Description
Model confidence (mean pLDDT): 84 of 100. Small-subunit ribosomal RNA from an uncultured prokaryote, 1371 nucleotides, folded computationally. The sequence is in RNAcentral, with records from ENA.
């Protein structure tokens, strides 16, 4: 910003603008005609006369219709943009030309003639129309005259180089038209001017080079023709030429242009309306007429379509105005009037005009304007959200008061009409004249389509008049409800998988308004094509690399031009538009005046610095050349050497060889290994260098020949000869490809062993092409410094390889300069890494080259090649990333320190077998639910026969078992019956309380409503909390401060030491938080104080015996403050350190041993079934309530235990010695009974006091003797106890009989470093009972082993690499 379209909506005006598509096809109407003052005839009609059969006829004026001849106009305005890349159109120039009508100046309009149409008559044909005859007029035509100016030839004058021009004279050709109201308007010829035209030139005008050649009238030239007019514009001859990488020709797309749009510009898109120009006018193609056409609404031919037809024939041309059909997202009235403006034709009235001015349709753009203003809080109502308390909408409504713009009704009423035209009149001119006529004034009549105009004035009534998009960012605007990866939504990036400000409605809120979104197509933003104004080491991008043509660019000086340039005038740069001052519509918008601007072009004049040209001008710094040196795997050829490897050949004899291992493979037909000689091909070890030269590829034994370059010395010389390089031309590894030669060793393919799940690899034995050499091809690489070439400039410091010069102390010396080739590093650049006189730094000259990732370095199509191929090279379609440098992390079958029962060293198990437990399947009516790698599986559960219990079947209740509120009624309670499984229902008994203001009130039972109750109902991925895990690992981070454009880094890295980010030392850091480690409790040892219910050493009483008592406070023991250990002392090491060793002293020795104690976070870890709680769900049920059954189930799997398989043991009998706990609904003594479990009793304990309570392994004897036993005890039959309302489903325990399986347990896996493992017993919690196995504690007894950190696991730090970031279970 828009000629738009579409979607919801819609009040008025003003101005503008309206088929972008089918140059598709048209139905009607209308858009060019005027002139009687150019000319014949002359209708109807109107008036007079005349006659009359009253129908009319005849004639005179008058009138002038249709149509003819004739003039002048239809070539102007009106439309459209289809060809047109082209002198079409812009801009500037220019002539060899023409120009009706108009203006000006000269001269002229003399004398005649015959036609034609109209008419009349006869005809043709449907019709268009047309034929043949006779009659007539002109301004129609035509003759002759006359013409100095004209046109043509001739001769002559003048200037002039010449052409042209000019002077003059002769010859010879051409003119004319009247007309009327008598003064005008015309005609004729010539010259002039306007004013429109034709025609040439410079320059300027789109993409394609995957279009490189194009041209025979092509190009020039003579001559003729032709036209207004130059000109191959025709034609003849004659020549061979023109035009093109400065892009010819060819294809494709287009009307150009003033100007719109958009931008800061400089671009860019764009060519609607308006105004110039061009082209067209069904399609093609062609004359005529004329001043002007090769003509929109004129002609002829052809042609397609349409129409008529009487089939023979004919008509037509909306890309005028309306208007139809079609196409299409999409674009209007078959209107009004010539009243103005402007055009034609006329002497003039005047007609004519779909030009034009109005009007009409649509919100299509753009501008006003309006739908109301003030007041109003009870913050009405009602939405709607809510934490229930309010908050919103909201002064917004309603109420009050006021105003009436715009619409609407009635009235009044400009301006477009300066004017003209006619008539009346006055002056003045003309004229004999006061007629007419003319110019000027002056009166007077008449003319509006819009038009019910604009604008004013009155009336009445808030009355008639708001919608539309968006509220996740970007972008101004948040909440309820529904859906639940569905519906949808999106410009982008994403919302949506039950709490969605993203979907949909709902209520607010935000823009912006008669609009308001949406969608095409432009320009901006985008410096994302870079002129102004980018880049190419690593993000796209320097050609593999030199030489060189075109262009490009160029060192020092003088003079000259004056193309480039820089001023300065004139012209030109329409007009509208844009910009600026006005001015006119109530404002704008629009219109209107005047100005600037038009950045360009073209001539003149002027400067001459800088560029260009010039003078065979000048110079040497730049570039060459010449002389003498120097180093070098530069290059090409010829020769030639020695080391190896392989064949060939001697001697010899059992194996070689090859690998992680190991076979194929060679080898008694003599291999390997060894010895000498001999055959061949290929390739040159040390030297050997981030050393050397070359443009690059690239070159390495040695000698000789033939050759390019670079380098230094000092002079001489040439004098800008330079630099760059499109096209082009050469060289250009390996590989490959043709010819012919050569092959020793290597080796693609190939065979064969191996390895593997599998191995067309990677290892191993073979082996062919090629690898070499001539000669010729390909032309390509990560052809790399991923960095074109040349030059100049800009701080250093070191190391090496040529040279040259210099200084001494003469050196393995030093100094100075040059050309190369490396390291570092200032400033500078860099997105960062990095570069940094060898630039990626600061500048010049030139080339190449990219412009988002995949498609694709691919397809077609050109070139090139023998073939592979190369080269030059794109779309459809597709993603929204793709890349680059760095950070942090987290990983690595990376690397480096360090650590842990991680390995390793041991000791004991588990995996087998029986039982117990728990889980998974799997069965049921139900086997309630959770827990799932370490971190679910003897786990929630610290104890499921009812209960518990959440589950199943049945019955049963519905304000409910428990809460609050309210309503009435009754005290609360309680007694036994019946009925049932019970829950419950039904009667039924006793009882009438407490407090008081006498109204009533508290508490309690059961009934009644409905709010609500109530869910072990879902969501642990809505949540609190709480807990596991990494891990008691050594880590986590902070503020300042400093680096970094930034994520970020530092500091916490490093060097040392620790268990430890523990200390120490350094150090752009300096402190500091949470954690480590203390401080807490237990446990070891002295001393102090206390001593009952513990103790009892000395005194004493007592007993058959006993701390049993008197007494003691000494041990032991309890339990209070308390001390002790800190690397503190001593010696080594260490960095004068932290700190380690090693000793000493001690009970204890270097966190003494155990234990509470868990950072920043990590697993959407685990819990909605402890508990709380959003959401959602159920509400006569997923909620209570109760009887029974289930959780205990059984082909089987697996955890985790327990008991064993036995002799270091089992049994029998004898004895010894703990600790820590519990205990009144308990713990239970003695005693008596029972074989036992226990039963009966009934003391003492509310506990250092009594009970539990016999500790066992152990000790000491005795038996058993290697066996499925005297081992081992599961199963199972019988009898029992004990608890509980009840032990069938489903307790525990005795006795007595029974008497499996197992004889140390594959793969594989577990604990433990000391008072532990191992073994062995006691306790307790839970609990009516049930754990011999669980758990949670307590002591007894009481070992082994640790070289060491290479492997595994898990962790910490350092550092590398990353295409991972949900982070290797990645990608």
């Nucleotide at each position: 910003a828009c000629g738009a379209a579409c979607g919801c909506u819609g009040g008025c005006g003003g101005c503008a603008g309206g088929c972008c598509u089918a140059a598709c096809a048209c139905a009607u109407g209308c858009a060019a005609g005027u002139c009687g003052a150019a000319c014949g005839a002359g209708a109807a009609g109107u008036a007079g006369g005349u006659c009359u059969u009253c129908g009319g006829a005849c004639u005179u004026a008058u009138g002038g219709a249709c149509a003819g001849u004739g003039g002048c106009g239809g070539a102007c305005g009106g439309g459209u943009g289809a060809g047109u890349a082209a002198c079409g159109c812009g801009u500037g120039g220019g002539u060899a030309c023409u120009u009706g009508c108009c203006c000006c100046u000269c001269g002229g309009u003399a004398c005649g003639g015959g036609a034609c149409a109209a008419c009349c008559c006869c005809g043709g044909g449907a019709a268009a129309c047309u034929g043949g005859g006779g009659c007539u007029a002109a301004u129609a035509c035509c003759g002759u005259a006359u013409a100095u100016a004209c046109c043509g030839g001739u001769u002559u004058u003048g200037g002039u180089g010449g052409u042209u021009c000019u002077u003059a004279a002769u010859c010879g050709g051409g003119a004319a038209a009247g007309a009327u109201u008598u003064a005008u308007c015309g005609c004729c010829g010539a010259g002039g001017g306007a004013u429109a035209g034709a025609c040439c030139c410079g320059c300027g005008u789109c993409c394609g080079a995957u279009u490189a050649g194009c041209u025979a009238g092509u190009u020039g030239g003579u001559g003729u023709g032709g036209u207004a007019g130059a000109g191959g514009c025709g034609c003849a001859c004659c020549a061979a030429g023109g035009c093109a990488u400065c892009g010819a020709u060819c294809g494709g797309u287009a009307g150009c242009u003033g100007g719109u749009u958009u931008g800061a510009g400089a671009g860019g898109a764009u060519g609607a309306u308006c105004a110039g120009c061009c082209a067209c006018a069904c399609u093609g193609g062609g004359a005529c007429u004329g001043a002007g056409a090769c003509a929109c609404g004129g002609c002829c031919c052809a042609g397609a379509c349409u129409c008529c037809u009487a089939c023979g024939g004919g008509a037509g041309g909306c890309a005028g105005c309306a208007g139809u059909g079609g196409g299409g997202a999409a674009u209007a009235u078959u209107g009004g009037a010539c009243a103005a403006u402007g055009g034609g034709c006329g002497c003039a009235a005047g007609c004519c005009u779909g030009a034009u001015c109005c009007a009409g349709c649509a919100a299509u753009a753009c501008c006003g304007c309006g739908u109301g203003u003030g007041u109003g809080a009870a913050g009405a109502a009602g939405g709607c959200c809510c934490u229930a308390g309010g908050g919103u909408u909201g002064u917004a409504a309603a109420g009050c008061a006021c105003u009436u713009u715009c619409a609407g009704c009635a009235g009044u009423g400009a301006a477009g009409a300066a004017a003209a035209u006619g008539c009346u009149u006055a002056a003045g001119g003309u004229u004999a004249a006061u007629a007419a006529c003319c110019u000027u004034g002056a009166g007077u009549c008449u003319u509006g389509a819009c038009g019910u105009u604009a604008a004013c004035u009155g009336c009445a009534c808030a009355a008639g008049a708001a919608g539309c998009a968006c509220c996740g960012g970007c972008u101004a605007a948040c909440u309820c409800c529904g859906u639940g990866c569905c519906a949808g939504c999106a410009g982008c990036c994403g919302c949506g998988g039950u709490a969605a400000u993203a979907c949909g409605g709902g209520g607010g809120g935000u823009g912006c308004a008669a609009g308001c979104g949406u969608u095409a197509a432009u320009c901006g933003g985008a410096u994302u094509u870079a002129c102004u104004g980018g880049g190419c080491g690593u993000a796209a991008a320097g050609c593999g690399c030199g030489c060189g043509u075109a262009g490009g660019u160029g060192g020092u000086u003088u003079g000259g031009c004056a193309a480039g340039u820089u001023g300065g005038a004139u012209g030109u740069g329409a007009a509208a538009g844009c910009c600026c001052c006005g001015g006119g519509c109530u404002c704008a918008a629009c219109c209107u005046g005047g100005g600037a601007a038009u950045u360009g072009c073209a001539u003149c004049c002027a400067a001459a610095a800088c560029u260009g040209c010039u003078a065979a001008g000048a110079c040497u710094a730049g570039a060459g050349u010449g002389u003498g040196g120097u180093a070098g795997a530069g290059g090409g050829a010829a020769g030639u050497g020695g080391a190896a490897u392989u064949c060939c050949g001697g001697g010899g004899u059992a194996g070689c060889g090859g690998u992680g291992a190991a076979a194929u493979g060679c080898g008694u037909a003599g291999a390997u290994a060894u010895c000498c000689g001999g055959a061949g091909g290929a390739a040159c070890a040390c030297c050997a260098g981030u050393g050397g030269c070359g443009a690059a590829g690239g070159c390495g034994g040695c000698u000789u020949c033939c050759u390019g370059g670079a380098c230094u010395a000092a002079c001489a010389c040439u004098g800008a000869c330079g630099c760059u390089g499109a096209g082009g031309u050469g060289c250009g590894a390996a590989a490959g490809c043709g010819u012919g030669g050569g092959u020793a060793g290597c080796a693609a393919a190939c065979a064969g062993g191996a390895u593997u799940a599998g191995a067309u690899a990677c290892c191993c034995u073979g082996g062919u092409a090629g690898u070499c050499c001539a000669c010729g091809c390909c032309g390509u690489a990560a052809a790399c410094g991923a960095u074109g070439u040349c030059a100049a400039c800009u701080a250093g410091c070191u190391g090496u390889u040529g040279g040259a010069g210099g200084a001494c102390u003469u050196g393995a010396u030093c100094c100075u300069u040059u050309a190369g080739u490396g390291g570092c590093g200032c400033a500078g650049c860099u997105a960062a890494c990095g570069c940094g006189u060898u630039a990626a730094g600061u500048u010049g000259a030139c080339c190449g080259c990219c412009u988002g990732g995949g498609g694709a370095g691919u397809a077609c199509g050109g070139c090139c090649g023998c073939a592979a191929g190369g080269u030059u090279a794109a779309a459809a379609c597709u993603c929204a990333a793709a890349u680059g440098a760095a950070u942090u992390g987290a990983c690595g079958g990376g690397g480096g320190c360090c650590c842990g029962c991680a390995c390793a060293a041991g000791c004991g198990g588990u995996g087998g077998a029986g039982c117990a437990u728990g889980u998974g399947g799997u069965u049921u009516a139900a086997u309630u639910c959770g827990a799932c790698g370490c971190a679910a599986c003897g786990c929630g559960a610290a104890g499921a026969a009812c209960c518990u219990u959440a589950c199943c079947u049945a019955c049963u209740c519905u304000u409910g078992a428990a809460a609050u509120c309210c309503u009435g009624c009754g005290a609360a309670c309680u007694u036994g019956c019946u009925a049932g499984a019970g829950a419950u229902a039904g009667a039924u008994u006793g009882g009438u309380g407490c407090c008081u203001u006498c109204g009533g009130g508290a508490a309690c039972u059961g009934a009644g409503u409905g709010a609500c109750a109530g869910g072990u109902g879902c969501u642990g991925c809505a949540u609190g909390g709480c807990u596991g895990u990494c891990g008691u690992c050594a880590g986590c981070u902070c503020g300042u401060g400093u680096c970094g454009u930034g994520a970020g880094a530092u500091g916490u890295u490093g060097g040392g030491u620790u268990a430890a980010g523990u200390c120490c030392c350094g150090c752009a850091a300096c402190g500091a938080g949470c954690g480590c480690a203390a401080c807490c409790c237990c446990u070891g040892u002295g001393a102090u104080u206390a001593g009952u219910u513990a103790c009892c050493a000395g005194c004493g009483c007592g007993u058959a015996a006993u701390g049993u008592c008197g007494g003691g406070g000494a041990c032991u023991c309890u339990g209070a403050a308390g001390a002790g250990a800190c690397u503190g002392c001593c010696g080594g090491u260490g960095u004068u350190a932290a700190a380690c060793c090693g000793g000493a002293g001690g009970a204890a020795g270097g966190u003494g041993g155990g234990g509470a104690u868990g950072a920043c976070g990590u697993c959407a870890a685990g819990u909605c079934a402890u508990c709380a709680u959003g959401g959602c769900c159920c509400u006569u049920a997923u909620g209570g309530g109760c009887a029974g059954g289930g959780c205990c189930a059984c082909a089987c799997a697996c955890g985790u235990g327990c008991u064993a398989c036995a002799a270091u043991g089992g049994c029998c009998a004898g004895u010894a010695c703990a600790g820590a706990g519990g205990g009144u609904u308990g713990c239970c003594a003695a005693c008596c009974c029972g074989c036992g479990a226990g039963g009966g009793g009934g003391a003492g304990c509310c506990a250092a006091u009594c009970c539990c309570a016999g500790a066992a392994a152990g000790c000491c004897g005795g038996u058993c003797g290697u066996a499925g036993u005297c081992c081992g005890g599961a199963u199972u039959g019988g009898a029992g106890u004990c608890u509980g309302c009840a032990a069938c489903u489903c307790g525990a325990c005795u006795c007595c009989a029974u008497g499996a399986a197992g004889u140390c347990g594959g793969a594989a896996u577990c604990g433990c470093u000391a008072g532990u493992a191992a073994u062995c017993g006691c306790g307790a919690a839970u609990c009516a009972g049930c754990a011999u196995u669980g758990u949670c504690g307590c002591g007894g007894u009481g070992a082994a082993u640790a070289c060491g950190u290479u492997c595994c696991c898990g962790g910490g730090c350092c550092u590398u690499g990353u295409a991972c970031a949900c982070a290797c279970c990645g990608c």